[in-house]
RNA sequence: UCCGAUAAUAGCAAAAUCAGGGUAACCUGAUGACGCAAAGCCACGGAUCCUAUCAUGUAGGAUAGCCGGGUUGCCGAAG
Numbered sequence: 001u002c003c004g005a006u007a008a009u010a011g012c013a014a015a016a017u018c019a020g021g022g023u024a025a026c027c028u029g030a031u032g033a034c035g036c037a038a039a040g041c042c043a044c045g046g047a048u049c050c051u052a053u054c055a056u057g058u059a060g061g062a063u064a065g066c067c068g069g070g071u072u073g074c075c076g077a078a079g
Stems, first nucleotide, its partner, number of pairs: 003079001011036002016031006034065001040071003044068003047063007
């Protein structure tokens, strides 16, 4: 210096409920904790979802806790 957890200090917060926003997906806050070594951030690619449309198609949006990718980050046992 690199990888790295069965350690230590911290962190985040699923579903559900309540209040609010939105046509909706969904988002914000509070309660809550299913879980997470990036469950920090970013819609670039795929995927899924919503709206408009008779349908196909197309357009606009949503999901980062769906996957990939980009970027930043706590500790450092054995090896």

A computed fold for a 79-nucleotide RNA from a Desulfuromonadales bacterium, annotated as c-di-GMP-I-UAU riboswitch aptamer. The model forms 95% of the base pairs in the Rfam consensus. The coordinates come from a structure-prediction model, not an experiment, and the mean pLDDT is 81. It was read from a public genome assembly, where an Rfam model found it. Its Rfam family is "c-di-GMP-I-UAU riboswitch aptamer". Rfam 15.1 lists 17 matches to the family in 17 species. Clan: c-di-GMP_I riboswitch clan. On this family, see Weinberg et al., Proc Natl Acad Sci U S A 2017: "Bioinformatic analysis of riboswitch structures uncovers variant classes with altered ligand specificity". Taxonomically the source falls in Desulfuromonadales (Bacteria, Pseudomonadati, Thermodesulfobacteriota, Desulfuromonadia).